Background: The RNA shown here (Bacterial large signal recognition particle RNA) has 262 nucleotides and comes from a soil metagenome. Its Rfam family is "Bacterial large signal recognition particle RNA". Rfam classes the family as a non-coding RNA gene.
[in-house]
RNA sequence: GCGCUAGGCGGGGAGCUAGCGGUUCCCUGAACCCGCAAUCCGCUUCAGCGGGGCCGAGUUCCCUCUCGAGGGAGCACCGUUCGAGACACGGGCCUGCGUCGUGAGUGUUGACGGCCAGGUUCCGCGCACUGGAAGCUUGCGAACCGCGUCAGAUCCGGGAGGAAGCAGCGCUAAGCAAUCCCUUCCAGGUGCCGCGGGUCGGCCUGGCCCGAGCAAGCGACGCUCCGCACCGGCUCGAGCGGGCUCUCGACAGAGGAUGCGC
Numbered sequence: 001g002c003g004c005u006a007g008g009c010g011g012g013g014a015g016c017u018a019g020c021g022g023u024u025c026c027c028u029g030a031a032c033c034c035g036c037a038a039u040c041c042g043c044u045u046c047a048g049c050g051g052g053g054c055c056g057a058g059u060u061c062c063c064u065c066u067c068g069a070g071g072g073a074g075c076a077c078c079g080u081u082c083g084a085g086a087c088a089c090g091g092g093c094c095u096g097c098g099u100c101g102u103g104a105g106u107g108u109u110g111a112c113g114g115c116c117a118g119g120u121u122c123c124g125c126g127c128a129c130u131g132g133a134a135g136c137u138u139g140c141g142a143a144c145c146g147c148g149u150c151a152g153a154u155c156c157g158g159g160a161g162g163a164a165g166c167a168g169c170g171c172u173a174a175g176c177a178a179u180c181c182c183u184u185c186c187a188g189g190u191g192c193c194g195c196g197g198g199u200c201g202g203c204c205u206g207g208c209c210c211g212a213g214c215a216a217g218c219g220a221c222g223c224u225c226c227g228c229a230c231c232g233g234c235u236c237g238a239g240c241g242g243g244c245u246c247u248c249g250a251c252a253g254a255g256g257a258u259g260c261g262c
Base pairs, nucleotide, nucleotide: 001262002261003260004259007055008054009053010028011027012026013025014024018044019043020042021041022040032052033051034050035049036048062256063255064254065253066252070248071247072246073245074244075243077242078241079240080239081238082237083236084235085234089232090231091230092228093227096223097222098221099220100219101218102217105214106213113209114208115207116206117205118204119203120202121198122197123196124195125194126193127191128190129188130187131186132185133184134183135182137178138177139176140175146171147170148169149168154163155162156161
């Protein structure tokens, strides 16, 4: 130098699997083509299969170590956001009544109290309103398989005449559309509407009886309540981010090794 052969023409994590590889997702970064594959596909430790193409003993390939993109597992760790629970621990929030005193005001133009009526509230019915549906009304609406009239043509008949019947014209059915006048039915976060009934405690308005007090607020005393998970803190769980430990590890770097024949 020539010809071969081994080998190579991407690798890794997750997931799946008894396991391996692939299809899938992700990382790396640049790397032949076609077919197969998630209710999977192909295989068995030299662990994708089938077909084709290229490089080929070196800057390739293989082995070891370092580095560490990225993935996985664990943790009584930290932060943050939620969820659940317990607790009156720190905040926060939260009762009613009686008696006595004082007393802003208010009261013979009638206080307190009592009685009556109406309203406020609820139920039923009616009326009205609004909306919807159907009917009514109007219009459109059938190549033939709807109706009427049926030119022409057809059929029957010696004829007179008769039969069925297309187009056209007229009408209508189902249906479609319009109208929102009228009728019926249904519905209502509809109503300073009417009638009847319930409640009749409170409040408001009015009337009548009685005839001098009533009274917000404040203070004292007595009784009663002595609770609420809103915020923080506590316990448990979940998500996200970080930390630590373990593990796999692409790319890259260093070292070793690298066949046969002429």
The sequence is in RNAcentral, with records from MGnify. The prediction has a mean pLDDT of 78.